[in-house]
RNA sequence: GGAGUCGGCCGAGCAGCCGCCGGGACGCGUUCCCGGAGGAAAGUCCGGGCUCCACUGGGCAGGGUGCCAGGUAACGCCUGGGGGGCGCGAGCCCACGGAAAGUGCCACAGAAAACAAACCGCCUAAGCAUCGCGAGAUGCCGGCAAGGGUGAAAAGGUGCGGUAAGAGCGCACCGCGCGGGUGGUAACACUCCGCGGCACGGUAAACCCCACCCGGAGCAAGACCGAAUAGGGGAGCAAUGGUGUGGCCCGCACCGCUCCCGGGUAGGUCGCUAGAGGUGCGCGGCGACGCGCAUCCAAGAUGAAUGGCUGCUCUCGACAGAACCCGGCUUAUAGGCCGACUCCUUAC
Numbered sequence: 001g002g003a004g005u006c007g008g009c010c011g012a013g014c015a016g017c018c019g020c021c022g023g024g025a026c027g028c029g030u031u032c033c034c035g036g037a038g039g040a041a042a043g044u045c046c047g048g049g050c051u052c053c054a055c056u057g058g059g060c061a062g063g064g065u066g067c068c069a070g071g072u073a074a075c076g077c078c079u080g081g082g083g084g085g086c087g088c089g090a091g092c093c094c095a096c097g098g099a100a101a102g103u104g105c106c107a108c109a110g111a112a113a114a115c116a117a118a119c120c121g122c123c124u125a126a127g128c129a130u131c132g133c134g135a136g137a138u139g140c141c142g143g144c145a146a147g148g149g150u151g152a153a154a155a156g157g158u159g160c161g162g163u164a165a166g167a168g169c170g171c172a173c174c175g176c177g178c179g180g181g182u183g184g185u186a187a188c189a190c191u192c193c194g195c196g197g198c199a200c201g202g203u204a205a206a207c208c209c210c211a212c213c214c215g216g217a218g219c220a221a222g223a224c225c226g227a228a229u230a231g232g233g234g235a236g237c238a239a240u241g242g243u244g245u246g247g248c249c250c251g252c253a254c255c256g257c258u259c260c261c262g263g264g265u266a267g268g269u270c271g272c273u274a275g276a277g278g279u280g281c282g283c284g285g286c287g288a289c290g291c292g293c294a295u296c297c298a299a300g301a302u303g304a305a306u307g308g309c310u311g312c313u314c315u316c317g318a319c320a321g322a323a324c325c326c327g328g329c330u331u332a333u334a335g336g337c338c339g340a341c342u343c344c345u346u347a348c
Stems, first nucleotide, its partner, number of pairs: 001344010012313007020036006038319001042330002045328005050218004057250004062214005067081005082096001083094004097209002102207002104203003119148002121144003127140005156174006175198001176196005181190003222270004232261006241255004277296008314317001
């Protein structure tokens, strides 16, 4: 100097005039003061707080997660570690339990795709036949899966021995399985020891098996106040029944339940923002995070508030607007700033 990787921050600002929403004060008004969208407010994908069913249990089906250990209110999230994969590296990704419980699938090619097999081939020992004086040749029968081919994958790999030719057939090493030992909380690791010729590939984001977890509905939840109307009409079921916030069963509680037509209201207040809260410092921890002290109060609209105009500045402004709240994940993002680390090149 160039190229990258990871983490963090900002994301238009200042001033004036008029206007809007919430709160407060007062001398109660054509007053004053304070505050007023995000890092994702988005997606509605997870987890909860809260409210109601409800006063209270179990099971089945169903659904979710899937290495280990922690964090957390909890999670499918986060942190650290293990294993696998990608990258020269800093780093990044993983839908990461089980294939010896069972079932299914593996196109095409290939002889054959899992208790499997003979296309090209190798042998012809043993047995039979023919020819030959003989050596031997040919054929039948028989043996092989070591060589070649096909394929993503073909009865572990390399070497030696053995055989008619071969083959874990035997042996050595490697691989694999089982048992033990050492280290680690564990997942797991080990250039450790022993036994075994050794189960016959892959696939579970296929069905399935295993472990753990799971009531439901949702702020249009729900509570209160006020007002109005028609305590109207009809049909069905009914105690061996019906109803009770996903389905089915048992239990429990209650005594009615379901449907159709028609009428009234659709107003106001609360819920609604002080919290699993923010910030600073200290301590503990590899870390996520926890504890302690101090300090602060950051929008609460409801046909839906922050808009318009002017001037200046510069990074010339991206993605984009709360509707009960919070912890995550995912997606979008102009431009700018900071820190740490990796690789390449050059000079000293």
Molecule: Bacterial RNase P class A
Organism: Gammaproteobacteria bacterium